[in-house]
The prediction has a mean pLDDT of 87.
A computed fold for a 1501-nucleotide RNA from a Lachnospiraceae bacterium, annotated as small-subunit ribosomal RNA.
Lineage of the source: Bacteria > Bacillati > Clostridia > Lachnospirales > Lachnospiraceae.
Rfam family: Bacterial small subunit ribosomal RNA.
RNA sequence: AGAGUUCGAUCCUGGCUCAGGAUGAACGCUGGCGGCGUGCCUAACACAUGCAAGUCGAGCGGAGAUAAUGAGAGAUUCUUUUAGAUGAUCUCCUUAUCUUAGCGGCGGAUGGGUGAGUAACACGUGGGUAACCUGCCCUGCACAGGGGGAUAACAGCUGGAAACGGCUGUUAAUACCGCAUAUGCACACGCUGCCGCAUGGCAGGGGGUGGAAAGAUUUAUCGGUGCAGGAUGGGCCCGCGUCGGAUUAACUAGUUGGCAGGGUAACGGCCUACCAAGGUGAUGAUCCGUAGCCGACCUGAGAGGGUGACCGGCCACAUUGGGACUGAGACACGGCCCAAACUCCUACGGGAGGCAGCAGUGGGGGAUAUUGCACAAUGGGCGCAAGCCUGAUGCAGCGACGCCGCGUGAAGGAAGAAGUAUUUCGGUAUGUAAACUUCUAUCAGCGGGGAAGAAGAUGACGGUACCCGACUAAGAAGCCCCGGCUAACUACGUGCCAGCAGCCGCGGUAAUACGUAGGGGGCAAGCGUUAUCCGGAUUCAUUGGGCGUAAAGCGCUCGUAGGCGGUCCGUUAGGUCGGGAGUUAAAUCCGGGGGCUCAACCCCCGUCCGCUCCCGAUACCGGCAGACUUGAGUUUGGUAGGGGAAAGUGGAAUUCCCAGUGUAGCGGUGGAAUGCGCAGAUAUUGGGAAGAACACCAGUGGCGAAGGCGGCUUUCUGGGCCAUAACUGACGCUGAGGAGCGAAAGCUAGGGGAGCGAACAGGAUUAGAUACCCUGGUAGUCCUAGCCGUAAACGAUGGACACUAGGUGUGGGGGGAUGUACCUUCCGUGCCGCAGCUAACGCAUUAAGUGUCCCGCCUGGGGAGUACGGCCGCAAGGCUAAAACUCAAAGGAAUUGACGGGGGCCCGCACAAGCAGCGGAGCAUGUGGCUUAAUUCGAAGCAACGCGAAGAACCUUACCAGGGCUUGACAUAUAGGUGAAGCGGCGGAAACGUCGUGGCCGAAAGGAGCCUAUACAGGUGGUGCAUGGCUGUCGUCAGCUCGUGUCGUGAGAUGUUGGGUUAAGUCCCGCAACGAGCGCAACCCCUGCCCCGUGUUGCCAGCAUUCAGUUGGGGACUCGCGGGGGACUGCCGGCGCCAAGCCGGAGGAAGGCGGGGACGACGUCAAGUCAUCAUGCCCCUCAUGCCCUGGGCUGCACACGUGCUACAAUGGCCGGCACAAUGGGCUGCCACCCCGCGAGGGGGAGCGAAUCCCGCAAAGCCGGCCCCAGUUCGGACCGCAGGCUGCAACCCGCCUGCGCGAAGCCGGAGUUGCUAGUAAUCGCGGAUCAGCACGCCGCGGUGAAUGCGUUCCCGGGCCUUGUACACACCGCCCGUCACACCACCCGAGUCGUCUGCACCCGAAGCCGCCGGCCGAACCCGCGAGGGGCGGAGGCGUCGAAGGUGUGGAGGGUGAGGGGGGUGAAGUCGUAACAAGGUAGCCGUACGGGAACGUGCGGCUG
Repeated sequence: AGAGUUCGAUCCUGGCUCAGGAUGAACGCUGGCGGCGUGCCUAACACAUGCAAGUCGAGCGGAGAUAAUGAGAGAUUCUUUUAGAUGAUCUCCUUAUCUUAGCGGCGGAUGGGUGAGUAACACGUGGGUAACCUGCCCUGCACAGGGGGAUAACAGCUGGAAACGGCUGUUAAUACCGCAUAUGCACACGCUGCCGCAUGGCAGGGGGUGGAAAGAUUUAUCGGUGCAGGAUGGGCCCGCGUCGGAUUAACUAGUUGGCAGGGUAACGGCCUACCAAGGUGAUGAUCCGUAGCCGACCUGAGAGGGUGACCGGCCACAUUGGGACUGAGACACGGCCCAAACUCCUACGGGAGGCAGCAGUGGGGGAUAUUGCACAAUGGGCGCAAGCCUGAUGCAGCGACGCCGCGUGAAGGAAGAAGUAUUUCGGUAUGUAAACUUCUAUCAGCGGGGAAGAAGAUGACGGUACCCGACUAAGAAGCCCCGGCUAACUACGUGCCAGCAGCCGCGGUAAUACGUAGGGGGCAAGCGUUAUCCGGAUUCAUUGGGCGUAAAGCGCUCGUAGGCGGUCCGUUAGGUCGGGAGUUAAAUCCGGGGGCUCAACCCCCGUCCGCUCCCGAUACCGGCAGACUUGAGUUUGGUAGGGGAAAGUGGAAUUCCCAGUGUAGCGGUGGAAUGCGCAGAUAUUGGGAAGAACACCAGUGGCGAAGGCGGCUUUCUGGGCCAUAACUGACGCUGAGGAGCGAAAGCUAGGGGAGCGAACAGGAUUAGAUACCCUGGUAGUCCUAGCCGUAAACGAUGGACACUAGGUGUGGGGGGAUGUACCUUCCGUGCCGCAGCUAACGCAUUAAGUGUCCCGCCUGGGGAGUACGGCCGCAAGGCUAAAACUCAAAGGAAUUGACGGGGGCCCGCACAAGCAGCGGAGCAUGUGGCUUAAUUCGAAGCAACGCGAAGAACCUUACCAGGGCUUGACAUAUAGGUGAAGCGGCGGAAACGUCGUGGCCGAAAGGAGCCUAUACAGGUGGUGCAUGGCUGUCGUCAGCUCGUGUCGUGAGAUGUUGGGUUAAGUCCCGCAACGAGCGCAACCCCUGCCCCGUGUUGCCAGCAUUCAGUUGGGGACUCGCGGGGGACUGCCGGCGCCAAGCCGGAGGAAGGCGGGGACGACGUCAAGUCAUCAUGCCCCUCAUGCCCUGGGCUGCACACGUGCUACAAUGGCCGGCACAAUGGGCUGCCACCCCGCGAGGGGGAGCGAAUCCCGCAAAGCCGGCCCCAGUUCGGACCGCAGGCUGCAACCCGCCUGCGCGAAGCCGGAGUUGCUAGUAAUCGCGGAUCAGCACGCCGCGGUGAAUGCGUUCCCGGGCCUUGUACACACCGCCCGUCACACCACCCGAGUCGUCUGCACCCGAAGCCGCCGGCCGAACCCGCGAGGGGCGGAGGCGUCGAAGGUGUGGAGGGUGAGGGGGGUGAAGUCGUAACAAGGUAGCCGUACGGGAACGUGCGGCUG
């Protein structure tokens, strides 16, 4: 730091996804040790049990225990028994020690927990308090005198099940209450001085009123009271900061303020009464949702985003709600009262309880620990202290939950062992890995020693950390991944199955993507997965984005708030800048240093932004004051204009009415029909009526803010531009809300209605035609008044200002001039174009450039501009505007193709012009289909179908039936064996079996053959979509590419396009291209002319000869063979701008590639072929192999292709006569002779062939017959008799003779070939082959017609254009309907939640009033009693829960209804994309199964 994913490829936009880090985690697999941390994120759900806040006897009175002294009583035992001694035990006094229920004091407001509530001065930060409090602690000053009355405990009685009381009596205090004293203190009054931003504060005098105290212990202290100060902790107030929703826009009666009072520690509507009517809010009040806040933590380069576990600060809460009491402090987690829910106890009367303390339990949950030890340390409460208490805390336990550290060994070790995996069988990998040798001992285990933590005592941790010793490589490795991103590949299994998947995507028989294995990569006591956050994401953009076409400029204007704002001077100092001060807690992060062996961890030192205060600076921004004229505006004079409104008016045209002329049609279309017309239309003439719109002028011309505006005249009226000097003096720009204007359609009411014309009707078209076309036609279109408020309301481009090359048109005005044209200036409106910008297209002084200011808008596609809510509207509907769900894209521009019922140019027997056919008949042949035991298989539009087949009776043969074989019909190897093979007999359909005969080569070893066994053979079994090779096809079409350069961000372009020309990318010219390659052409073969050489088997002019080139001879000729020449637009003329070339001509056997062949570019069709061959993989192995016999491939209702023969007289038949070429021939061709009517047969010469043979070519020519007839045409079919081949012609060959004599009289729609030695026609040869040819491949003979031309059909080439296609138009794609699933909306309602308002009831409690009842302290009184004060109680205000009623919000559910999304190859059509076949789209209205159609207006995308 980026990467993957839209496309055939490219650039851009844009979303999705990944790699990183993190976590209080959970889950899966796995798990050795230690250290340090950390551990209910869910039910603020409910809790059994134990513990978590007590302490002080040095405050007090008691009580109890123990001990002692003394006194008394005195059991027991002993004795010298009157008595004495002993002395348990009890009582009392005193003393000492210990314990402690109660009174009293201090503490239970800290510590600990939790995050429910809270959007708030709750928190953070900085201030204020002249508006306050502060127990314990510290300092200072001053005090503590003298009295009084109670009460718990206790005792007695008594109620209650209990909890807990009641009554009577007694008692103490550091408990309670008067009095005294008090500079000071508090309160009110008044005076002086000083100070403050205000209220006011401080200090000093004055008199008045009021107010204190406690002792204990014992000699040293601990306490008590008042005041002042300090410290600490708090209360209150303020500035700033602090989530989402405007589909929450208004909220508010104690509300805002005042006055008075109350209340508080204190200010305050905090509370009350009265008065006023305010207060808050678009800078977001109120309402709804969500949430404890911060230091910090995670992430990030940072800015930022997310989080608020642990640790620390603050707040809030303690079952829910309300309340106060006590107190320095609470509205109080382990206090109280009330209400509610729940749980428990109960004797049913009544009571008890609150783990969000530590453990622990149930429950919830994906999930979170021990009912441990200790107060040794740190800290806290109480105490003079000892000490007690402390689930705070320190430790231990459990959990890989996290971080950190360590180990599972180290070195050597190649025969590269075995095993495993793979293999092309050679090997390769695992792999120095193991074994083996040597060494070591960290951890764990064993034995021994043994801390620090504590200053004197005291150690839970703990026999722990740590140290030493001995011992054994021993006890200790897994998890994920291996298609790309992303590091790591093979085999097998599976076969769109099973499965994987973060995204793209894998899997349909060779899967590096599934599963397993081997191997590899990564991390490691962990590894993966899931969830969440940040990052990547500059994808909400302050840093740091955009809006012409990708998402995005409001339809336009005016204007409010707001934002921004010209020049100069002064002042101020809010912003801004500099310096200083305070604060920014600690911890954390970071830098430095140190301590645990290191690290994690811990300790020490140092360091920010921000906020506040002070001082200073004054350029800029702001405030205030003054001035200026250039921004803006005003005045004056001109000027253009479809700018607006109203009234009037004109002609042309259409239609209608009347009349005339006039007659059969008119009209309409692609062609028609509906319609109109003999009742007189159309046409034409005259007259009249009515409505609407204004031809020409007219223009990329004008005006307007936009919508929009067009005959003419008048009136009223808005704005602009130019010129001119004067005036005002920043008056400006923009503009959230708001207001106005706003095409067409549409709506309401009333008019109007000629033409046009949704709907509708009819006619056509069509498969249908709810359309396009035609004939009609209603709303509407028009007017008046009022609504609606939307459009592709577009320049798809908001407004304003400034700046940044030019050129050329045009509208309006001014100036100059050498005066038509020119120069110059301002405003408007177009085109071209530089810099610059842009993804590109393009924009370019009319910016999409460079800047400033303001507004609006965008953030993936679909769902959807939809639902709900709100506002507006008469309605139609408009404005505002989501979510669930779903997809991995949706898009923009440009590129290359392909395609178009787009365009241009040009070819081709492509059409046309011709000739002959096919399609009809019969037959042949191939195919489909049907049939069959089998009818083997392949070929499938062109480019399968007389194709593979250039030869299916057996064979072939691959198919079927039956009979057989199993190392096989065939190959190689090894081992063993062996009277081989062959021949003959028998069985058999044959294969084969069986019997007999037979006994190879070699000197030997051995070999051949055969048999057995094992490896293996064999397969026309599958896959041509795994392949090689070969082939077809576009297409003999003229194309296809490359190197370098150049252009473009790039795909790519250029070259190869253009102008000519050609059969041709053939050549020429031009050109940012210059060259080159594969193709074209040429080189090769055949053929056409000539020459040279050579003449046998070829030839024969002349000579000789013959029946005959037969022979002699000859090389002239023909011909054969070999070689060469010839043709090149070379020559002439014309055309062509030059050229290339074209046209004509000469010469020539031949011309402008002479004719023909071979030759087939890059590629396309997953074209064809696994059955020619080869070949991977799969499959069969007594069979899917092999042999044999027979059958089948020849089957036949049919259909198609290709042919043959015909239908006849340009013919048929008979006779006679003539002329070829290519080829073939020894298991062959066969002369000649004989036989046969003939096919053929019998003899038989020649010839391995320019020699001999096939071999008489036929059409043709001559003569004759036939006479238009289903025939003397035609020959199918059938019968008989023969011939040939062959082992064999029944299925199933060919031929001959005789007889039979079918269909057929020229072929529907449609369709094929051919442009010259061609078509047509005639025969001949050959391959295959025993035989079999109408097919195929060749050969020659005879030998035409037509071509105006390129509009059309088909195919093709080049250029261009559009595209939503790229599997490329056999493409893409839209909507209804049907089915399934999913989420959503509406819905009669219904259920619970939250909440507003009104009223009712009204607990506890504070406050107020009363207080007849009760009461020790004070006062009066001797007393009784009275007063005062307090209380019970009562009443009242407020007041929680509750109740009633009525609203609001959000949620669950709901018969049914609605659209939407997704889904496999369903149905109907074809709307859109190419002029998509009616150009499309937008708004609106109507109609229609559906896409859609039509009307009106608009846009060009």